[in-house]
């Protein structure tokens, strides 16, 4: 420079400081992104509760005396890189985690929340744009 991601801008204000400027922190605003919440529509009650965010579901061996919503292997639904963009190929990866707490379909108004964290390629063809 550039990548997953909504997770970016820009003001004010506070610490510090000789001034300024960054960084920390608090507040607004813009933008981005999630949930909640009628009519109608669907749904049809219990239970082994049920839901949400995300790409991250679902199967099978195998471990421990034994159990599992644990462990550990090999697939898979999906997902993400492939660097001047798009699209398609080599090829390289993910396929976790957490959250709300008996309770939430869709859902105009209208309400509430979040703006993190962690990362490193240089292989090809087509079109396109640039130089």
């Nucleotide at each position: 420079c550039g990548c997953u991601g909504a997770a970016u801008c820009u003001c004010c204000g506070a610490c510090u400081a000789c001034a300024u400027a960054a960084u920390u922190c608090g507040g607004a605003g813009a933008u981005c992104g999630g949930g909640g919440g009628a009519c109608c529509c669907a749904g049809u009650u219990a239970g082994u509760g049920g839901g949400g965010c995300g790409a991250a579901u679902c199967g099978u061996g195998g471990c421990c005396a034994g159990a599992g919503c644990g462990c550990c292997g090999c697939g898979u639904a999906g997902c993400g890189c492939g660097a001047u963009c798009u699209u398609u190929c080599a090829g390289c990866g993910c396929g976790a985690g957490c959250c709300c707490g008996u309770c939430a379909g869709c859902u105009a108004a209208c309400c509430c929340c979040g703006a993190a964290a962690g990362c490193a390629a240089c292989g090809a063809a087509a079109g396109a744009g640039g130089a």